Background
Large-subunit ribosomal RNA, domain IV from Equivita sp. (SeqCode), 355 nucleotides, folded computationally. The organism belongs to Equivita (SeqCode), within Bacteria. Rfam family: Bacterial large subunit ribosomal RNA. Its family is annotated with structural constituent of ribosome and ribosome in the Gene Ontology. The coordinates come from a structure-prediction model, not an experiment, and the mean pLDDT is 87.
[in-house]
Context: one part of a larger RNA
RNA sequence: CCAUGGUUAAGGAACUCGGCAAAAUGGCUCCGUAACUUCGGGAGAAGGAGCGCCCCUGAUGGUGAUCGCUUUAUACGGGUGUGAGCUUUUGGGGGCCGCAGUGAAAUGGCCCAAGCGACUGUUUAUCAAAAACACAGGACUCUGCUUAAGUCGUAAGAGGAUGUAUAGGGUCUGACGCCUGCCCGGUGCUGGAAGGUUACGUGGAAAGGUUAGCGUGAGCGAAGCUUUGAAACUAAGCCCCAGUAAACGGCGGCCGUAACUAUAACGGUCCUAAGGUAGCGAAAUUCCUUGUCGGGUAAGUUCCGACCUGCACGAAUGGCGUAACGAUUUGGGCGCUGUCUCAACCAUGGACCCG
Repeated sequence: CCAUGGUUAAGGAACUCGGCAAAAUGGCUCCGUAACUUCGGGAGAAGGAGCGCCCCUGAUGGUGAUCGCUUUAUACGGGUGUGAGCUUUUGGGGGCCGCAGUGAAAUGGCCCAAGCGACUGUUUAUCAAAAACACAGGACUCUGCUUAAGUCGUAAGAGGAUGUAUAGGGUCUGACGCCUGCCCGGUGCUGGAAGGUUACGUGGAAAGGUUAGCGUGAGCGAAGCUUUGAAACUAAGCCCCAGUAAACGGCGGCCGUAACUAUAACGGUCCUAAGGUAGCGAAAUUCCUUGUCGGGUAAGUUCCGACCUGCACGAAUGGCGUAACGAUUUGGGCGCUGUCUCAACCAUGGACCCG
C1' cells in the first nucleotide's frame, strides 16, 4: 500500500450522476393508526409503552397420591366424590442488580409526491429483469363438420378433436372506471355482374417447303406429306360498380373583422376522401428551451402545480383517470451514519523489506 472486518471526538449527505456503500430499524404483548379506496384494503401505516431475576398470592388447563360412597362376574374391576403434590398459560403485590433484561445470534428503516405497467407471473443460460413479453377482460375475422377452417406431411396419414359456433383457428388491444369522434379517395378484404381486356383449349382461313404434271424457257403447279397458323368461341383475374376503418391508413391553408389596445365568437376564399371531436398537453412526446408563472431551497437545467405558442399528443399502432402491487424510474423529507469535512487506530490475510 491492497483486501476483508471492527471502533471513532465535533458535525451529519457538506460526498456523489445518484445516500452507491455503510449505519440505522428489527422479536413478542398492549395502546394507537391518515389521505385515498375497486370497501377487500391502505396497515406491521405512522407513532408510542412494556419485556430480566427472586419472594408472596389469585385464576385457569393437565395429571391425579390419599381418604370416602356405591356396584357386581370378588377383580391388579367399574361408577362417583374429595382433592395433596407436580405442572401449562396468565393476573396482582413486594423486592434485587447492571450503562444496558427480545442483555448473545437470528430478526422490517419510514414518510410525501409524480411517471410507466393494473395485479401474481415470464425474459436476453454467460454485461440488460424492465416501462419489454404474458395475463384475465374487450373487439374484429375465418370455420356448418361423410376431410370444419387453419397446421405438418410427396403421400398414406396425423393433429385440430373422440371437439361442433357458449366450439376451434388467426389478428389487434390489454384489469377496472368514463369513453372510443370524422374520412371508403389510395391499398387490402367482402359482394356484384352489364360492358372492356384476357390464358390453355377448340378452330382452321391463308401462307411456305416438297413434286406428279404443264411449259422452248423463265416459271406455274393438283393430291399427299410437312411447317407456320388468321377470324370466331372461351374461365377466374384485372378494369368497372358497391360495402367495409377495434382493416392498412389519413384527419389543411390564406385574408379580414368587436367603441383603448390586444384577441377574434363572426365573415370571405382556395384545396381535400375528410380536415383532429372528447380528453390530455414544454409530456418516456417541446426543437427554440434552463419557455412563462407559482411551490419547494439561502441558492433548483431536475421535481411538483398551472398556462397552451402541441417544431412533431389524441382516441383498441387505444385516449384520459385509477385503489392495490413493483429487487421499476424521478423529486422531496425524517431517522441514521467515516459517503464526506479529514482522517486515525485495531484485527486477519496478502504485497513489499530484512534474515